c-di-GMP-I riboswitch aptamer from a Gammaproteobacteria bacterium, 91 nucleotides, folded computationally. Its mean pLDDT, the model's own confidence on a scale to 100, is 84.
[in-house]
RNA sequence: UUCUGCUAGGGGCAAGCCCAAUCGAAAGAUGGGUACGCAAAGCCACCGGCCUAAGGCGUCUUGUGGACGCUAAGGCAGCGGGGUUGCCAGA
Numbered sequence: 001u002u003c004u005g006c007u008a009g010g011g012g013c014a015a016g017c018c019c020a021a022u023c024g025a026a027a028g029a030u031g032g033g034u035a036c037g038c039a040a041a042g043c044c045a046c047c048g049g050c051c052u053a054a055g056g057c058g059u060c061u062u063g064u065g066g067a068c069g070c071u072a073a074g075g076c077a078g079c080g081g082g083g084u085u086g087c088c089a090g091a
Base pairs, nucleotide, nucleotide: 002091003090004089005088012038013037016034017033018032019031021030022029023028036078042084043083044082046081047080048079049076050075051074055071056070057069058068059067060066061065
């Protein structure tokens, strides 16, 4: 440096749920507890996918209002691929 995660050790992360609030239009994010799982479940929205639709656009409607549809510049890295950094052990 590359590959592998069969074995050992010390650790790490935390789905869902519970608690308490905060940010946000929402999706979602953040803190504490617990633990389904994870060898990159560290980091990055580049590609595909998924969630949301404030704003924008369109249609309808008697409507300074309302309904419906489309849309990411908002999110998910614990959906897959890719990029990048990295612990231990073995080869």

The RNAcentral record of the sequence draws on Ribocentre. It matches the Rfam family "c-di-GMP-I riboswitch aptamer". From the family's description: GEMM was predicted in a large-scale screen for bacterial structured RNA regulatory elements.